[in-house]
Context: one part of a larger RNA
Molecule: large-subunit ribosomal RNA, domain VI
Organism: Kiritimatiellales bacterium
RNA sequence: CGUAGGAAGUUUGAAGAGAUUAAUCCUUAGUACGAGAGGACCAGGAUUAACGUGCCGCUGGUGCGCCAGUUGUUCCGCCAGGAGCAUCGCUGGGUAGCUAUGCACGGGAAGGAUAAGCGCUGAAGGCAUCUAAGUGCCAAGCCCCCUCUGAGAUAAGACUUCCCUUUGAUCUUCGGAUCAUCUAAAGACUCGUUCAAGACUAGGACGUUGAUAGGCUGGGCGUGAAAGUACAGUAAUGUAUGAAGCUAACCAGUACUAAUUAGUCGUGAGG
Numbered sequence: 001c002g003u004a005g006g007a008a009g010u011u012u013g014a015a016g017a018g019a020u021u022a023a024u025c026c027u028u029a030g031u032a033c034g035a036g037a038g039g040a041c042c043a044g045g046a047u048u049a050a051c052g053u054g055c056c057g058c059u060g061g062u063g064c065g066c067c068a069g070u071u072g073u074u075c076c077g078c079c080a081g082g083a084g085c086a087u088c089g090c091u092g093g094g095u096a097g098c099u100a101u102g103c104a105c106g107g108g109a110a111g112g113a114u115a116a117g118c119g120c121u122g123a124a125g126g127c128a129u130c131u132a133a134g135u136g137c138c139a140a141g142c143c144c145c146c147u148c149u150g151a152g153a154u155a156a157g158a159c160u161u162c163c164c165u166u167u168g169a170u171c172u173u174c175g176g177a178u179c180a181u182c183u184a185a186a187g188a189c190u191c192g193u194u195c196a197a198g199a200c201u202a203g204g205a206c207g208u209u210g211a212u213a214g215g216c217u218g219g220g221c222g223u224g225a226a227a228g229u230a231c232a233g234u235a236a237u238g239u240a241u242g243a244a245g246c247u248a249a250c251c252a253g254u255a256c257u258a259a260u261u262a263g264u265c266g267u268g269a270g271g
Stems, first nucleotide, its partner, number of pairs: 001152001005163007015149004021049007033038001051106005059100004066093005071086006111143002117137004164270001167180005182268001187265004191207005212258003215254005222246002228241005
């Protein structure tokens, strides 16, 4: 810009893309077959591999904003307690998130038309012949079925709901156009607080009629027994107060802080 008014939502499905895998074992059955050795078709069931999709409850990984231990050194006047630097100083753990080696699921059945092939009936050609007329079966393949995108599918689809009805003048091809006046909807955007959304855009939530983010409070998770004080010990250290103290991204509650005020677009019933 188009989709002959504007808008919000829900859809149909032309078309396109994806997927389609394989193996082993068990039963049938040591049966059919075969002198024996060996050893099935058909049919039914189970498991696994690789691949794909999703997820983080479990097992683990990471987790440079969490906790603890610890070495050297500098500083906070000293002790104690801390901070900086040394690969995050090193080490042991670890929340959320992200993850695989972890977990779940998938490749199913049916249908249609067929290939090679197997047929029925049947002439040309008194026979024969699956084919010439007619008619049937049959594949991991084709179409459909399954998943995703999808009306710019210009043949531009469908449905539901919402919104807009001022006056005057001039011109007119009678559809409308221009000017002035009144009007400014539904809705969208800008802007802001943000997110399991994200390169940017886009998308979702929220904007005081408010829990959107931060803070605070409570809880959870993690770490593992804080500091101070008292006591025991010459001391290192230990014990008690006390499962203590601290605790990121987690879960709730709570307007304390910030989402203020506002602006822009979009018109007037539709060839």